[in-house]
Background: The RNA shown here (transfer RNA) has 73 nucleotides and comes from a Candidatus Shapirobacteria bacterium. Rfam family: tRNA. Rfam links the family to the GO term triplet codon-amino acid adaptor activity. Rfam classes the family as a transfer RNA. The prediction has a mean pLDDT of 81.
RNA sequence: GCCCCUGUGGCUCAAUGGACAGAGCAGGUCGGUUCUAACGACAAGGUUGGGGGUUCGACUCCCUCCAGGGGCA
Numbered sequence: 001g002c003c004c005c006u007g008u009g010g011c012u013c014a015a016u017g018g019a020c021a022g023a024g025c026a027g028g029u030c031g032g033u034u035c036u037a038a039c040g041a042c043a044a045g046g047u048u049g050g051g052g053g054u055u056c057g058a059c060u061c062c063c064u065c066c067a068g069g070g071g072c073a
Stems, first nucleotide, its partner, number of pairs: 001072007010025004018056001028042004049065005
């Protein structure tokens, strides 16, 4: 230098172009217990890597940049 893959809550992952982006774990509050734990309930947490475009509508498609990984030279 060229090609491919990945990027979504603190972490691990879902989500066929269609409603308010869901789940598990961690953390928080409450219950529970003599105290803790197990267990149960509730709540919170996301500008979907940045910018632009297509579309009535984008996590999803296109362009570009950034970051990580792999291959070729």